[in-house]
RNA sequence: GACACAUCCAGAGGGGUGGAGGGACAGGCCCUACGAAGCCCCGGCAACCAACUCGCAGCACGCGGGAAACGGUGCCAAUUCCUGUUAGAUGUGGC
Numbered sequence: 001g002a003c004a005c006a007u008c009c010a011g012a013g014g015g016g017u018g019g020a021g022g023g024a025c026a027g028g029c030c031c032u033a034c035g036a037a038g039c040c041c042c043g044g045c046a047a048c049c050a051a052c053u054c055g056c057a058g059c060a061c062g063c064g065g066g067a068a069a070c071g072g073u074g075c076c077a078a079u080u081c082c083u084g085u086u087a088g089a090u091g092u093g094g095c
C1' cells in the first nucleotide's frame, strides 16, 4: 500500500512549546489570538490485540462469555459534527 473482517449516537484534558490554522474530501455548520495544527510531559477514557479465566469443542486451530488494565495500539469539542461520497478513521489478519 491493496484486500478481508469487526467497530464508529457511550466515554475521557491539563501543562509546556509553537504562532494560524483546524474539524479526511465537497457543500454546510462549527472550533480557534480567552491561542489552531504540529511536537513534548503528565493525566484520563475505552477494551481491538496480547496475557488471565470460564464454557463449548477438542490432538490442535477455533467459537462464545467474564474479570482486570502490567504489555502493543487507539482515542480524549460537537453522533465519523451534519448531508453526500466507489468516502473516512481505528483495530486485527494473511498478502
Stems, first nucleotide, its partner, number of pairs: 001095001003093006013042005021031003025084004043076003048072002052066005080087001
This is a predicted structure of a 95-nucleotide RNA (SAM riboswitch aptamer (S box leader)) from a Solirubrobacteraceae bacterium. Rfam family: SAM riboswitch aptamer (S box leader). Rfam links the family to the GO term regulation of gene expression. About the family: The SAM riboswitch is found upstream of a number of genes which code for proteins involved in methionine or cysteine biosynthesis in Gram-positive bacteria. The prediction has a mean pLDDT of 84.